[in-house]
Molecule: c-di-GMP-I-GGC riboswitch aptamer
Organism: Candidatus Rokuibacteriota bacterium
RNA sequence: CCCGACAACGGCAAACCCGUCGUGAGGCGGGGGCGCAAAGUCACGGGUCAGGGUAGGCCCUGAUAGCCGGGCUACCGAAG
Numbered sequence: 001c002c003c004g005a006c007a008a009c010g011g012c013a014a015a016c017c018c019g020u021c022g023u024g025a026g027g028c029g030g031g032g033g034c035g036c037a038a039a040g041u042c043a044c045g046g047g048u049c050a051g052g053g054u055a056g057g058c059c060c061u062g063a064u065a066g067c068c069g070g071g072c073u074a075c076c077g078a079a080g
Stems, first nucleotide, its partner, number of pairs: 002080001003077002011036002016031006034066001040072003044069003047064007
């Protein structure tokens, strides 16, 4: 370094509910806990979703990092 244990110290938090912001996808705070070894972070490529435009192909603006790939960074240390 790869790797990832019924290891340790800890961490994050799906659905759903409440509040709040947003036209919306969805964000944030609280409860909750399905899961997660990068479920830390970055919209770079693809996907999906929302709003708008276009006769249409498609285009624009957003959302999603817990859809996949990629970049950057990081705790712990059994076996191999």